[in-house]
RNAcentral holds the full RNA, with entries from ENA, Greengenes and SILVA. Predicted 3D model of a 351-nucleotide part of an RNA (small-subunit ribosomal RNA, central domain) from an uncultured bacterium. The coordinates come from a structure-prediction model, not an experiment, and the mean pLDDT is 88. Rfam family: Bacterial small subunit ribosomal RNA. Its family is annotated with structural constituent of ribosome and ribosome in the Gene Ontology.
Context: one part of a larger RNA
RNA sequence: UUGGGCGUAAAGGGCUCGUAGGCGGCUUGUCGCGUCUGCUGUGAAAAUGCGGGGCUUAACUCCGUACGUGCAGUGGGUACGGGCAGGCUAGAGUGCGGUAGGGGUGACUGGAAUUCCUGGUGUAGCGGUGGAAUGCGCAGAUAUCAGGAGGAACACCGAUGGCGAAGGCAGGUCACUGGGCUGUUACUGACGCUGAGGAGCGAAAGCGUGGGGGGCGAACAGGAUUAGAUACCCUGGUAGUCCAUGCUGUAAACGUUGGGAACUAGGUGUGGGGUUCUUUCCACGGAUUCUGCGCCGGAGCUAACGCAUUAAGUUCCCCGCCUGGGGAGUACGGCCGCAAGGCUAAAACUC
Repeated sequence: UUGGGCGUAAAGGGCUCGUAGGCGGCUUGUCGCGUCUGCUGUGAAAAUGCGGGGCUUAACUCCGUACGUGCAGUGGGUACGGGCAGGCUAGAGUGCGGUAGGGGUGACUGGAAUUCCUGGUGUAGCGGUGGAAUGCGCAGAUAUCAGGAGGAACACCGAUGGCGAAGGCAGGUCACUGGGCUGUUACUGACGCUGAGGAGCGAAAGCGUGGGGGGCGAACAGGAUUAGAUACCCUGGUAGUCCAUGCUGUAAACGUUGGGAACUAGGUGUGGGGUUCUUUCCACGGAUUCUGCGCCGGAGCUAACGCAUUAAGUUCCCCGCCUGGGGAGUACGGCCGCAAGGCUAAAACUC
């Protein structure tokens, strides 16, 4: 390379936007680039295939002919792909009417609890554990009441539930703001899908600067345990956790399942809309339709487990990735970073 693959065996990029490129709805005309076909030229000789000849035969050799996938020129065809011109509305988008939501950002604000401070009551213990001790306490602790300070997180509602591209998002109110769903069919008329490079977003930890610091708590100290105990348990406790701003760019960033489109039995629950039936109306309920989230399950698929209209089924388009284990996601080089390190990424050797 051909081929085969990527839920769990190696393998889906953390996610999105988007450049080039690849691919692309229905229909009319036109061109004839791809494509199909005829002819001409060329496609050296030798070789090779076929027929025949010459060395006694063969190898060898000579003659004729074929072959020479291709290229160029020229004539023709136009279904399909393509170019150009035009039309359409089923894809895509817009308008208008509704609608649900912890989607995002900022400001303001609430109560419970922990800790600390002040004062009152009150007295000898408290705390902690398997049991203890370190620790705190007569300079009055723990407990309890009142007042105050400060920081962080939001019980119940709460869900198998909702929103977001992913990371993620939860007390309340307000302001600004993104996306979705649904109805209508008014408008545009293929404007689409994917996306190498690229750009942006991206948990936690970590880093820079400036704040903040209640609780928790790497490091650290002490007490225990133990043969030891650089641990598990206990008492303390610094970074950090919080805010603003800048960097880092990684995770079991997981559904371990890339995105888009179409098709292929059902049952059941639940979130958000629409239509309709019942009902005097509302509510509940039934039917149906669109759109999410779950469970069960048939065909089919799968090595099995399992998946099964939210596919891992049946197909198409585009991207990423895999190719025995170790060495190694390492070395070297390059790029990025303040650093920590990240991205890209081997080989010798060995089994």